[in-house]
Context: one part of a larger RNA
RNA sequence: CUGGGUGUAAAGGGAGCGUAGACGGCGAGGCAAGUCAGAUGUGAAAGGUGUGGGCUCAACUCACAAACUGCAUUUGAAACUGUUUUGCUAGAGUGCAGGAGAGGUAAGUGGAAUUCCUAGUGUAGCGGUGAAAUGCUUAGAUAUUAGGAGGAACACCAGCGGCGAAGGCGGCUUACUGGACUGUAACUGACGUUGAGGCUCGAAAGCGUGGGUAGCAAACAGGAUUAGAUACCCUGGUAGUCCACGCUGUAAACGAUGGAUGCCCGCUGUUGGCGAUAUACAGUCAGCGGCCAAGAGAAAUCGUUAAGCAUCCCACCUGGGGAGUACGCCGGCAACGGUGAAACUC
Numbered sequence: 001c002u003g004g005g006u007g008u009a010a011a012g013g014g015a016g017c018g019u020a021g022a023c024g025g026c027g028a029g030g031c032a033a034g035u036c037a038g039a040u041g042u043g044a045a046a047g048g049u050g051u052g053g054g055c056u057c058a059a060c061u062c063a064c065a066a067a068c069u070g071c072a073u074u075u076g077a078a079a080c081u082g083u084u085u086u087g088c089u090a091g092a093g094u095g096c097a098g099g100a101g102a103g104g105u106a107a108g109u110g111g112a113a114u115u116c117c118u119a120g121u122g123u124a125g126c127g128g129u130g131a132a133a134u135g136c137u138u139a140g141a142u143a144u145u146a147g148g149a150g151g152a153a154c155a156c157c158a159g160c161g162g163c164g165a166a167g168g169c170g171g172c173u174u175a176c177u178g179g180a181c182u183g184u185a186a187c188u189g190a191c192g193u194u195g196a197g198g199c200u201c202g203a204a205a206g207c208g209u210g211g212g213u214a215g216c217a218a219a220c221a222g223g224a225u226u227a228g229a230u231a232c233c234c235u236g237g238u239a240g241u242c243c244a245c246g247c248u249g250u251a252a253a254c255g256a257u258g259g260a261u262g263c264c265c266g267c268u269g270u271u272g273g274c275g276a277u278a279u280a281c282a283g284u285c286a287g288c289g290g291c292c293a294a295g296a297g298a299a300a301u302c303g304u305u306a307a308g309c310a311u312c313c314c315a316c317c318u319g320g321g322g323a324g325u326a327c328g329c330c331g332g333c334a335a336c337g338g339u340g341a342a343a344c345u346c
Stems, first nucleotide, its partner, number of pairs: 003318004008299001012314001014201004021194003025088007033081002035077008049065006091191001092188003095184004103177007110154001115149007125136002162169002206247006215241002220236004258313006266291009295302002319346003328339004
């Protein structure tokens, strides 16, 4: 090296685009690099193997044979791989006709609620808890009515519903814009799949500059609880949460399940199309769910959305701890991130 694996035992990269590479549809012709066959040369001897011989046997040794699976030259074969020419349409893409959607970006706008301010009514409590207290309140609170300010989030609709590659996306309107799906079969004619590096995106928290700050709320303060209470509970409360621009690049970034293609019983619900009819329905395509045959699995379970049967490509694993640590390098303003050991020990 050849192996076996990766939902939960160690192991799928957070996600996409894509370079090199790897792999790749149907038919015909050419070439002959891989491949296969023949011939020739070479593949030292010894050793090893086989058959015999010689020392009384054996070790040892001698002869012959086979072998030396390789390399080179040459002559052929053409199924497969390769390469080249030519053609095809089932993969892929384009066009045309449609409907669906919290997909994205920007601007505008609406109502409810919380808080605060002003004014009216009104009077002694309010608030909070297991019970309290801190706190607020006769300088008039809580409650209630009217008006105003401001910020943030969008009840119902709402759905194991939808969209997006993932992160994620939910009031309404407008503008710009990406993708998917269905039908058709006009066009291109393998243009495909995967993808080491690379590039881009990437929740929350955090960081920089400038704004904003209603509610909530790390830190912090006070009140309780308690043996203590640096907590859980309560009253406050600053960063932050929000916006713009820039950085960070991590998550139980989870379906703990990489992507692509084909194949393999069914039942049932639902979303968006198509078709059919005439509103009931069976069919079909693409999604989202539930239950199961075969099969798989250590099991629980998975089961056409596979963890089944296969092929291709990438990533990753190889006992526990030490350790995602140290050192070095790269990235970052920093926080830290990426890469990533060993001694020792069980």
The part of an RNA shown here (small-subunit ribosomal RNA, central domain) has 346 nucleotides and comes from an uncultured bacterium. The RNAcentral record of the full RNA draws on ENA. It matches the Rfam family "Bacterial small subunit ribosomal RNA".